[in-house]
Context: one part of a larger RNA
RNA sequence: CUGGGCGUAAAGCGCACGUAGGUGGCUUUGUCAGUCGGAUGUGAAAUCCCCGGGCUUAACCUGGGAAUUGCAUUCGAUACUGCAGAGCUAGAGUCUGGUAGAGGGUAGCGGAAUUCUCGGUGUAGCGGUGAAAUGCGUAGAUAUCGGGAGGAACAUCAGUGGCGAAGGCGGCUACCUGGACCAAGACUGACGCUGAGGUGCGAAAGCGUGGGGAGCAAACAGGAUUAGAUACCCUGGUAGUCCACGCCGUAAACGAUGUCAACUAGCCGUUGGAGGUAUUAAAAUCUUUAGUGGCGCAGCUAACGCAAUAAGUUGACCGCCUGGGGAGUACGGCCGCAAGGUUGAAACUC
Numbered sequence: 001c002u003g004g005g006c007g008u009a010a011a012g013c014g015c016a017c018g019u020a021g022g023u024g025g026c027u028u029u030g031u032c033a034g035u036c037g038g039a040u041g042u043g044a045a046a047u048c049c050c051c052g053g054g055c056u057u058a059a060c061c062u063g064g065g066a067a068u069u070g071c072a073u074u075c076g077a078u079a080c081u082g083c084a085g086a087g088c089u090a091g092a093g094u095c096u097g098g099u100a101g102a103g104g105g106u107a108g109c110g111g112a113a114u115u116c117u118c119g120g121u122g123u124a125g126c127g128g129u130g131a132a133a134u135g136c137g138u139a140g141a142u143a144u145c146g147g148g149a150g151g152a153a154c155a156u157c158a159g160u161g162g163c164g165a166a167g168g169c170g171g172c173u174a175c176c177u178g179g180a181c182c183a184a185g186a187c188u189g190a191c192g193c194u195g196a197g198g199u200g201c202g203a204a205a206g207c208g209u210g211g212g213g214a215g216c217a218a219a220c221a222g223g224a225u226u227a228g229a230u231a232c233c234c235u236g237g238u239a240g241u242c243c244a245c246g247c248c249g250u251a252a253a254c255g256a257u258g259u260c261a262a263c264u265a266g267c268c269g270u271u272g273g274a275g276g277u278a279u280u281a282a283a284a285u286c287u288u289u290a291g292u293g294g295c296g297c298a299g300c301u302a303a304c305g306c307a308a309u310a311a312g313u314u315g316a317c318c319g320c321c322u323g324g325g326g327a328g329u330a331c332g333g334c335c336g337c338a339a340g341g342u343u344g345a346a347a348c349u350c
Base pairs, nucleotide, nucleotide: 004321005320006319007304008303012318014201015200016199017198021194022193023192025088026087027086028085029084030083031082033081034080035077036076037075038074039073040072041071042070049065050064051063052062053061054060091191092188093187094186095185096184097182098181099180103177104176105175106174107173108172109171110154115149116148117147118146119145120144121143125136126135162169163168206247207246208245209244210243211242215241216240220236221235222234223233258317259316260315261314262313263312266295267294268293269292270291271290272289273288274287275286276285277284299306300305323350324349325348332343333342334341335340
């Protein structure tokens, strides 16, 4: 390589959009490129294989056949694929009417709490711990009442609840805006799926410029603990955390499970919608549909487990793996302000 694989053993790109490419529903006509069959020519000889012959046999030599799976020309076949034409509606999409939602962006507003500050009451402690001490406090703290400032986050509701492609999203209101779902029809007529490159989005930390800074808190300082304690505990505390704009592009970016489609026992919950039964209504119950959970059969699996939200049975396309260490390192390329990211070896060794 042919293969075999990718939940946990090595292996699904963090996620999407999309170029080339690959692949693609039903009916029909044409064509005959792929595909299949026949014929002719060619496919040197030797070798290999089969049947014979010659050296006493064998090796060896030798005659004939077969083979040479290929190529070219030509004559046919037309199911499937391709190509061209015509049509269809089950895929996909558009429209009409509804529904739910922490989906995204901007602006404004609100209350609780922490801290600070001003004033009142009030007096000797407060704070902290396993115990303490550092620390704060007679210049009046802690506690308590009232006024004010400022920043950040939104208790209860809250739910294996909801929304989003993923990252993620949670006080309230307004505006702008994306997607999904349901029901019944109408319309377009395969417009689909996947997607190398590419492009965009992408937690936290980090970086640049300018703001902001209540709480928390790397670094740092002090107090303890300890044999030591560059820690765990305590008292402080700066970047940062917040905002705007621009970078970075990584995570156990996890369901450690790529996307799309079809098919394959049941049972129980829950969210959104639609319809029915009975009913005054609510509640109840049944059917159906889109999610989201718990069990479980067949099947699968090394086992654990998965089991219509598959890791079952299949199809299409992409990505990735190929013993451990060396190493996600070196070198080079590309990207970045940097930090670094991405691509990614070998020697050597077991």